[in-house]
Context: one part of a larger RNA
Molecule: small-subunit ribosomal RNA, central domain
Organism: uncultured Verrucomicrobiota bacterium
RNA sequence: CUGGGCGUAAAGGGUGCGUAGGCGGCUUUGUGUGUCAGAUGUGAAAGCCCAUGGCUCAACCAUGGAACUGCAUUUGAAACUGCAAAGCUAGAGUAUCGGAGAGGUAGAUGGAAUUCUUAGUGUAGCGGUGAAAUGCGUAGAUAUUAAGAAGAACACCAGCGGCGAAAGCGAUCUACUGGACGAAUACUGACGCUGAGGCACGAAAGCCAGGGGAGCGAAGAGGAUUAGAUACCCUCGUAGUCCUGGCCAUAAACGGUGUACACUUGGUGUGGGAGGAUUUAACCCCUUCCGUGCCGGAGCAAACGUGUUAAGUGUACCGCCUGGGGAGUACGGUCGCAAGACUAAAACUC
Numbered sequence: 001c002u003g004g005g006c007g008u009a010a011a012g013g014g015u016g017c018g019u020a021g022g023c024g025g026c027u028u029u030g031u032g033u034g035u036c037a038g039a040u041g042u043g044a045a046a047g048c049c050c051a052u053g054g055c056u057c058a059a060c061c062a063u064g065g066a067a068c069u070g071c072a073u074u075u076g077a078a079a080c081u082g083c084a085a086a087g088c089u090a091g092a093g094u095a096u097c098g099g100a101g102a103g104g105u106a107g108a109u110g111g112a113a114u115u116c117u118u119a120g121u122g123u124a125g126c127g128g129u130g131a132a133a134u135g136c137g138u139a140g141a142u143a144u145u146a147a148g149a150a151g152a153a154c155a156c157c158a159g160c161g162g163c164g165a166a167a168g169c170g171a172u173c174u175a176c177u178g179g180a181c182g183a184a185u186a187c188u189g190a191c192g193c194u195g196a197g198g199c200a201c202g203a204a205a206g207c208c209a210g211g212g213g214a215g216c217g218a219a220g221a222g223g224a225u226u227a228g229a230u231a232c233c234c235u236c237g238u239a240g241u242c243c244u245g246g247c248c249a250u251a252a253a254c255g256g257u258g259u260a261c262a263c264u265u266g267g268u269g270u271g272g273g274a275g276g277a278u279u280u281a282a283c284c285c286c287u288u289c290c291g292u293g294c295c296g297g298a299g300c301a302a303a304c305g306u307g308u309u310a311a312g313u314g315u316a317c318c319g320c321c322u323g324g325g326g327a328g329u330a331c332g333g334u335c336g337c338a339a340g341a342c343u344a345a346a347a348c349u350c
Base pairs, nucleotide, nucleotide: 004321005320006319007304008303012318014201015200016199017198021194022193023192025088026087027086028085029084030083031082034080035077036076037075038074039073040072041071042070049065050064051063052062053061054060091191092188093187094186095185096183097182098181103177104176105175106174107173108172109171110154114150115149116148117147118146119145120144121143125136126135162169163168206247207246208245209244210243211242215241216240220236221235222234223233258317259316260315261314262313263312266295267294268293269292270291271290272289273288274287275286276285299306300305323350324349325348332343333342334341335340
């Protein structure tokens, strides 16, 4: 380079926005970039291929032909592609109305529980385990009642329910704010899809500075268990977990399934909307759009399975794979306060 692939065998980038690039709806006209056809010139000879001939044959050699798939010039063609111009509305978008939602940010408020403090009642245990002990308790614990303080999380509702690009989002109220969906018209007129670099977001842990610290709890201490027990169990407990500001940029960041569009038998739930019918009716029923599940047909698949939310049938663009180990390592570079992240080999070996 060509080919074959990427749910589980190696392989989908964590996610989005978007630059260059690639690709791109319908109609008409022009042009003639690509494209196609003809002609001319050139494409050295030798070689390869074909035919005939010469060495007794062959190798070898000679003659002729073909080929040289290319390039240039020129004459044409106009379907497709490009370009230019004009138009269209089925893609895309805007406006109007409507309901749904743990979507985001900030502020305020609330109750249950836990721990602590104070006070009352009350007395000898409490706690914990497989059993114990460490631990707490006559300086009055545990239990119980009242008051107060603090921090963190929001039971029920709660649902293979909802929202978000992903990470993720769950008490209540308010303010600001993003997106999706449905209905019916009007408008713009291809404004689109993808996206190397780039930019932004990105759980937990970790880092820096300042707060906060109830519960939990790496490290650490003690008690058990055990042959030992640097563990599992128990009692404590520091970072951390929480808030503000700034870094880090990784996860089994998973649907292990890139994004967009089109097409291809069905059944049954559920969430949001619209219409119809029946109406007392917001129920049931029928139709339809969007989402989210289960089962399953054809097809696909090595099988498992998947199956209109495809892993089916196609198109466009991006990312990635190419035997195991060495190794996601070394070196170099970029980024980072650091931890480290990203990029990424080879020797050797099976």